[in-house]
Context: one part of a larger RNA
Molecule: small-subunit ribosomal RNA, 3' major domain
Organism: uncultured bacterium
């Protein structure tokens, strides 16, 4: 000087407390461990791994396993020699890859060139190892308020001072004081969305207005008043759409964890080179005594079922979205208008409201599981997709110790869209609808910041 303390003082945070809804018990989905396996590819492992890489494993993907092929190679550049073939198409063998047979080049100044096959050689190739050789990127403490420098001064020196103190703030924010005076990276502001409004412009909307889109502005600054204060500032009030960083986002200092990633990519070194490369078929990544993590659905009457009625927003669309109409109980099928979209389609939102019924039961709750019959995508749904109808109708009656999220248009509940995508969403990312309770407070638990103290630690 740091670090640490079941030392102290002060301060902050959904940290506790006050509340609301959960998880932990059940069934199912997904991930992980373990076990099993020919293989169950690999990575991620306290917070900060475990619906994570994966924004979507039937083949492909795919890296794994079994079997069958190839060896200048699936891919690149070059050299030499040689051939006129190769591709495509047709036939045969084969599970396919592939092998065999048949057909069969272009330009030319006739020197050759292009293209392709074969042979030889340089080389290719490696999701093989090392993230403890690395770049780049990322997580985390933490959007916490810190981390430093120049000159000066103090100290033999390591270092200190500034950055401490008294106030104040979300903030090393600002004020006062002070052997310090200044400065930098952070904080804040500048950026985007949102809440109000003026002007101008616009069409597919509307035809005065309103709504929508684009542009340029206005508005909020403790500016005004009162009060406390020496100041910074605090508290209250007015006006105002909005009041004291208005709400949300983006933005992540110096550093820490030899944190993560050689499997996104790049790259040093090591290793393989008829194989650790590469092609194909089939299987596996989907197994299942079990354990954990994250979710979905429930256990019902604030409900289930049936009928009728109402109200969104963000988006997406030509290999696409697909209307009207017809068929089907339905998934869906036919049909083909319109739309490169403020035009057309997706698009009937659901919770909600009204009426009827059920009457507290393992039930008209719950829907797992299983059987049969179908639909769609796709070469192909056995392993291993999604959906529909009929039948079946399991556990479950609110969950131990413990533990999670959340302070307002938030939690909770409700549906909708998008990406990935042929098909596949209980996940993710976004969108709107309905819409609470509680916060006395900082004693305690956890994490963090500042000062101070002790130390046999560095």
């Nucleotide at each position: 000087u740091g670090a640490c303390g079941g030392g102290g003082a002060c301060c902050c945070g959904c940290a506790c407390a006050a509340g609301c809804a959960g998880c932990g018990g059940a069934g199912c989905g997904u991930g992980u461990g373990g076990u099993u396996u020919a293989a169950u590819u690999c990575g991620a492992u306290g917070c900060a791994a475990c619906g994570c890489g994966a924004a979507g494993a039937a083949c492909c993907u795919u890296a794994c396993c079994a079997g069958g092929g190839u060896u200048u190679g699936a891919c690149a550049u070059g050299a030499c020699g040689u051939u006129g073939a190769c591709c495509g198409c047709g036939c045969u063998g084969g599970a396919a890859a592939c092998a065999g047979c048949g057909u069969u080049c272009c330009c030319u100044u006739c020197g050759g060139g292009g293209c392709a096959g074969c042979g030889u050689c340089a080389c290719a190739g490696g999701u093989g190892c090392u993230g403890c050789a690395u770049g780049g990127c990322u997580g985390u403490c933490g959007u916490c308020a810190g981390c430093u420098c120049g000159u000066g001064c103090c100290g033999u020196g390591a270092g200190g001072u500034g950055u401490u103190a008294g106030g104040u703030u979300c903030a090393g924010u600002c004020c006062u004081u002070c052997a310090a005076c200044g400065a930098g990276c952070g904080c804040a502001a500048c950026c985007c969305c949102u809440a109000u409004u003026g002007c101008c412009g616009g069409u597919u909307a509307a035809u005065u207005u309103c709504u929508c889109c684009g542009g340029c502005g206005a508005a909020a600054c403790u500016g005004c008043c009162g009060u406390c204060g020496g100041a910074a500032g605090g508290c209250g009030g007015a006006g105002g759409a909005a009041g004291g960083u208005g709400g949300g986002g983006a933005u992540g200092a110096u550093g820490u964890c030899a944190a993560g990633u050689c499997a996104g990519c790049a790259c040093g070194g090591c290793c393989c080179u008829u194989a650790c490369a590469u092609c194909c078929u089939g299987g596996g990544c989907g197994a299942c005594a079990c354990a954990c993590a994250c979710g979905c659905u429930a256990c019902a009457a604030u409900g289930g079922u049936c009928g009728a009625g109402a109200c969104a927003g963000c988006g997406a669309g030509u290999u696409g979205c697909u209307a009207a109409c017809c068929c089907g109980c339905g998934a869906g099928g036919g049909g083909g208008a319109g739309c490169c979209a403020a035009u057309c389609u997706u698009u009937c939102a659901a919770a909600c409201u009204c009426g009827a019924u059920c009457u507290c039961a393992g039930u008209u709750c719950g829907g797992a599981u299983u059987g049969c019959a179908g639909g769609c995508u796709g070469c192909a749904a056995c392993c291993c997709g999604c959906c529909u109808g009929c039948a079946u109708g399991a556990a479950g009656u609110u969950g131990g110790a413990g533990u999670u999220g959340c302070u307002a248009g938030u939690a909770a509940c409700c549906g909708u869209g998008a990406g990935u995508c042929a098909g596949c969403a209980c996940a993710u990312c976004a969108c709107g609808g309905u819409g609470a309770a509680u916060a006395c407070g900082u004693u305690c638990c956890c994490g963090g910041g500042u000062c101070u103290u002790g130390u046999a630690c560095a």